[in-house]
RNA sequence: GAGAGUUUGAUCCUGGCUCAGCCUGAACGCUGGCGGCGUGGCUAAGACAUGCAAGUCGAACGACACAGUGGCGAACGGGUGAGUAAUGCAUCGCUAAUCUGCCCAGAGCACAGGGAUAGCGGGGGGAAACUCCCGGUAAUACCUGAUGUUCCUCAGGAAUCGCAUGGUUUCUGUUGCAAAGCCGCAAGGCGGCUCUGGAUGAGGCGAUGUGGUAUCAGCUAGUUGGUAGGGUAACGGCCUACCAAGGCUUCGACGCCUAGCCGGACUGAGAGGUCGACCGGCCACAUCGGGACUGAGACACUGCCCGGACUCCUACGGGAGGCUGCAGUAACGAAUCUUCCGCAAUGCACGAAAGUGUGACGGAGCGACGCCGCGUGCAGGACGAAGCCCUUCGGGGUGUAAACUGCUGAAAGGAUCAAGUAAGACCUGAACUGGUCCCUAUAAGGAGCGACUAACUCUGCGCCAGCAGUCGCGGUAAUACAGAGGCUCCGAGCGUUAGGCGGAAUCACUGGGCUUAAAGCGUGCGUAGGCGGCCGACCAAGUGCCUUGUGAAAGCCCUCGGCUCAACCGAGGAAUUGCGCUCCAAACUACCGUGCUUGAGGAACCUAGAGGUGAGCAGAACUGAUGGUGGAGCGGUGAAAUGCGUUGAUAUCAUCAGGAAUACCGGAGGCGAAGGCGGCUCACUGGGGGUUUUCUGACGCUGAGGGACGAAAGCCAGGGUAGCGAACGGGAUUAGAUACCCCGGUAGUCCUGGCCGUAAACGAUGAGCACUAGGCCGGAGGGCUGCACAGCUUUCCGGCCGUAGCUAAAGUGUUAAGUGCUCCGCCUGGGGAGCAUGGUCGCAAGGCUGAAACUCAAAGGAAUUGACGGGGGCUCACACAAGCGGUGGAGGAUGUGGCCUAAUUCGAGGCUACGCGAAGAACCUUAUCCUAGUCUUGACAUGCUUUGGAACCCUCUCGAAAGAGAGGGGUGCCCGCAAGGGAGCCUUAGCACAGGUGCUGCAUGGCUGUCGUCAGCUCGUGUCGUGAGAUGUCGGGUUAAGUCCCUUAACGAGCGAAACCCUUGUCCUUAGUUACCAGCGGGUCAUGCCGGGAACUCUAAGGAGACUGCCGGUGUUAAACCGGAGGAAGGUGGGGAUGACGUCAAGUCCUCAUGGCCUUUAUGAUUAGGGCUGCACACGUCCUACAAUGGCACGUACAAAGCGAUGCAAACUCGCGAGAGCCAGCAAAUCGCAAAAAACGUGCCCCAGUUCGGAUUGCAGGCUGCAACCCGCCUGCAUGAAGCCGGAAUCGCUAGUAAUCGCGGGUCAGCAUACCGCGGUGAAUGUGUUCCUGAGCCUUGUACACACCGCCCGUCAAGCCACGAAAGUGGGGGGCGCCCAACAGCGCUGCCGUAACCCGCAAGGGAACAAGGCGCCUAAGGCGAACUCCGUGAUUGGGACUAAGUCGUAACAAGGUAGCCGUAG
Repeated sequence: GAGAGUUUGAUCCUGGCUCAGCCUGAACGCUGGCGGCGUGGCUAAGACAUGCAAGUCGAACGACACAGUGGCGAACGGGUGAGUAAUGCAUCGCUAAUCUGCCCAGAGCACAGGGAUAGCGGGGGGAAACUCCCGGUAAUACCUGAUGUUCCUCAGGAAUCGCAUGGUUUCUGUUGCAAAGCCGCAAGGCGGCUCUGGAUGAGGCGAUGUGGUAUCAGCUAGUUGGUAGGGUAACGGCCUACCAAGGCUUCGACGCCUAGCCGGACUGAGAGGUCGACCGGCCACAUCGGGACUGAGACACUGCCCGGACUCCUACGGGAGGCUGCAGUAACGAAUCUUCCGCAAUGCACGAAAGUGUGACGGAGCGACGCCGCGUGCAGGACGAAGCCCUUCGGGGUGUAAACUGCUGAAAGGAUCAAGUAAGACCUGAACUGGUCCCUAUAAGGAGCGACUAACUCUGCGCCAGCAGUCGCGGUAAUACAGAGGCUCCGAGCGUUAGGCGGAAUCACUGGGCUUAAAGCGUGCGUAGGCGGCCGACCAAGUGCCUUGUGAAAGCCCUCGGCUCAACCGAGGAAUUGCGCUCCAAACUACCGUGCUUGAGGAACCUAGAGGUGAGCAGAACUGAUGGUGGAGCGGUGAAAUGCGUUGAUAUCAUCAGGAAUACCGGAGGCGAAGGCGGCUCACUGGGGGUUUUCUGACGCUGAGGGACGAAAGCCAGGGUAGCGAACGGGAUUAGAUACCCCGGUAGUCCUGGCCGUAAACGAUGAGCACUAGGCCGGAGGGCUGCACAGCUUUCCGGCCGUAGCUAAAGUGUUAAGUGCUCCGCCUGGGGAGCAUGGUCGCAAGGCUGAAACUCAAAGGAAUUGACGGGGGCUCACACAAGCGGUGGAGGAUGUGGCCUAAUUCGAGGCUACGCGAAGAACCUUAUCCUAGUCUUGACAUGCUUUGGAACCCUCUCGAAAGAGAGGGGUGCCCGCAAGGGAGCCUUAGCACAGGUGCUGCAUGGCUGUCGUCAGCUCGUGUCGUGAGAUGUCGGGUUAAGUCCCUUAACGAGCGAAACCCUUGUCCUUAGUUACCAGCGGGUCAUGCCGGGAACUCUAAGGAGACUGCCGGUGUUAAACCGGAGGAAGGUGGGGAUGACGUCAAGUCCUCAUGGCCUUUAUGAUUAGGGCUGCACACGUCCUACAAUGGCACGUACAAAGCGAUGCAAACUCGCGAGAGCCAGCAAAUCGCAAAAAACGUGCCCCAGUUCGGAUUGCAGGCUGCAACCCGCCUGCAUGAAGCCGGAAUCGCUAGUAAUCGCGGGUCAGCAUACCGCGGUGAAUGUGUUCCUGAGCCUUGUACACACCGCCCGUCAAGCCACGAAAGUGGGGGGCGCCCAACAGCGCUGCCGUAACCCGCAAGGGAACAAGGCGCCUAAGGCGAACUCCGUGAUUGGGACUAAGUCGUAACAAGGUAGCCGUAG
């Protein structure tokens, strides 16, 4: 030293991405009051107009207005970072290998001479720059000589010191070398020369440290050393000649890329990371390249020469220039200032000084660029104005905020004066203004408000527009877009972008990992290196301690101080963790030497083994050949076919041949380093184990490179080839089938020799050593115990379980993944990609090494809960099977789709829509259905205002009606004498509003369907697990059931199941009308008709009964099951109601309710007519049939449950009938609907499209209704269609069930084959779970979680992006070779010549100088061959990405052929 978001349905872990912090020479957006201190071209070391930036000295000289000579300075100061990875820088040393102008100290000296030259004068050339000739002149300019303390050279001696060469001091001799004057009346001052020392500055050398890259591994010819010489201030290959052949390098040479280094700066807990602006130290550079000159110092930013590029001038002949000084310009760029003032201060140069110069510097200006400070008032002021926003309409917020009142008068501003200053800047003070004591004329913004992350509402928009750092928001209710109100944060700033560090322990030294997440080399041998046993000794390199030198200043930190504070500045201290010297210590490490035996190795004896190599041999099987037997098939598959077979197969026997592999033994067994090794024998050979404790004496471990071995496939050469068998051919399968299956079959598989060098080469676990509970099994040995087939013990090897510990978990656990040590290898998000490129190896295939662009917000590991599986186990269900009857075919009914239509209203859509909403569309119903006509506060609700009127009723006109319009009647209730008022209702006008079957069932409530009456779904506490979660709820039984029992880290509980409820089946009690009628009585043709009865039936209230209670058996002594008894009923007796947590964004906004949206003379309301009934067609559900178990006719019997007052209607009459007429009775156990039908009896029909079937149609009727045309039902007569039992497929049903028969009810005016009920008759089959469907539990796999209708792969097609290859093409870089070669330097030569010195009287000569020439060297340039880097390139290759393209289905479940790895096709 704080973390957070993001992979999942959830969890833990791994892991990347992202955020919060601090910082900046910044830039950009919005905004902007003041001051102080800082800071400001990071890009084009690209180009520059203009001005300034280095002069000074008259006390050196001449001259005198300048100029010029001479001296000093111009090598400082100022700028920049191109180059430079070391010729640099930092630190520490060395220089005995050095220099140092000006300055300081000390010693000594300055004598005698000489000749020139600029300026100048005259003349000439040139556009200019400039230059030539002649003449003459001064010096502190130049030259010669003298002197020589010292110094230098050489030789010798002494002393002393050191660090190897050697240094220092001193003595003697010897060689060589100095000087300048000026000012001043003078004193004196300033200078000059030689030497010594100092100070300062500089040169040189060494050590250590100071980027990336090995896809740069070898580099080097002055190279490495020596000798001699040259050169330098000085060492040195620094240079030259000669000689030798060295030198550097994996501790990274050489090459390439990048870069000035440091003090320090930013960040960070630190270690570290990044940076090197401003300030300071060093270096390097000055248009590019080269060169020297002068000088104390330069190879010289504003000096010189040459070459190149560029710019300018030009009279075209030639010339000039260098802002990386200060300002400034254009250009570049996201971006960086004034062509300011002053030398007053500080400093520098010159000068004796005054002083001059100074774009160094001091100041000012511009820029919120940064840091710091200040201000934009203070106090009061409402249950709280207005405006705005929100609202549940009550209110709330903005908000004491404002207004208003009072107070202060800051800061800023204008003018003037003084001090101070160079100054008008800044500061201080005074007076004045401002000013009518004003509050403005003068001062607040920016960003944010989904989470991270402080801060929320409304409106608009509607996957659009947009936002976004990450996750992600937006598809009509957006706290995420936009606006507004409010709020949060900061505040003259606030945000954004870019960059650095942090968080990131995400390169892990501090401080990470590698079984499965990324990561152990396939294995051993071994080089370098790293590490290394026990005892004692030595040393002092490492190490430790104390001093000491250094670690510049500034900075950081502390203290104190100065600006009103702060920033800023000053002083002192601390720190500077480093490096060096010295002293000491000796534990540890190292070095050196001595010893030891336990590590390691050897020896002897014993021992197991598919260890390896070679040779030989063996049997079984297979195939082939020959012969025999035999005679039609064989073979193959899911089924087949191809194939083989009458030229005799298959089968079988015999013989022969060949190649490959070695059954049983055989094992969780053995051996080997790994790959791997399996018949037997022999030969050769490697390793291991045990015993003895005999020998050596640390000889060890690991191992970068290296070299060796290394399955299969593959390659080369030669052989071999029985079986098998890529490719290939054929047959099947299939939509296809380049596959899976079948028939063939070549390489190959085998051998020899040589390559290859890879595998999921795996224990996905590197090697070695030590330590840390046990138990069991196997293999190979040894020892002990009287015998022993027994036990104990010991060593090694191979396994299983498991403690502690470890681990994300799974797991591991003395064979560690525990605890430690040593060494090696490897990892750092996924994809791109083990690809490209380069290198290297290979015959090739290919191997090893191995990126980036781009792209994603993940990719992963383990475990959890589900779901799923063409996984498993157990179990259930009319799920199948067994059986009965249907559907699918016909005709019709009805619903749906489709089609049609002005409209055919809407909804429902696998199961779970389709005789569903519709328990009944002629009008009505009925709807934004259509056509047409109308109304507009409305058909309906509430309230207010308003006109008139009671309400209400009637008539008339137009009209299809609605509606529009006209007229008449009528006058109520309450208060009040009246006038009038009021309530209610109607009406007129108007306002709020009504209305909507309009949209959204994906905004909702409610209700419903379905899984499913399936047995499940959960909770509390406890326990286990880091956690999701598990346990309970699992297991063994049992049940219809998570029903119950037993076991049990669970114990209990809840919702479900069951029970409680209704109904039905038996009995009892009570009650007895309208029901009942046994007995008694009466009556009738007859009937409980009557009296009566209360038994029975029945009714309807209560109760009983059934509980595995009893018996036997089974079972665990249980639960329970089986059988039995009793019983009306027996194991939930039958039926119903009852539907857990949840699933399907299931259904319904058209039942109802409801948010939002839309509509308002219409999407509301109303009227008429039409439509919802439409018909080439398709589907669902039904009805009726196809007939004789039937049809028809006649006769005759037996129900239950219901319904009835705008209702049921008897009887009677009429009608063939539907029905009509009339009416009794009945609000019903009383009357009615009402007949039940099938059944039964008798007769006819006689197997036929019929006496089956009834569609269709015609005619005639009936009923309901305002009205039956579209479009009702019924009746009679006539008609008499399809249909003779139904393809693929499919439905229901397990008993009073199916099937069959009729009856009733709801809806309803009427209309029922539908629906809801009722009873009558009344079966068959199955006691099974293989299969289909669905379901439950347990388990297993999973890459699924929108959950298999899942996920997901590859080609192709389209768009877009980056990259690779590519004939080429354009450029950069550093070298190499050759050619040419400027200036300069050096060497040689040396024209015309020449004052100083020498000889000479002189002439002249010499020395010296000297143009030019030659040589050496060489920048630039040219040519050439290579290397390397960057760009570009027709075309081409793969890759990434992109809601809804094509083809298939590879993977995930046994993924439907298990998958995967290597290799080949």
A computed fold for a 1465-nucleotide RNA from an uncultured Planctomycetota bacterium, annotated as small-subunit ribosomal RNA. Its Rfam family is "Bacterial small subunit ribosomal RNA". Rfam links the family to the GO terms ribosome and structural constituent of ribosome. RNAcentral holds the sequence, with entries from ENA and SILVA.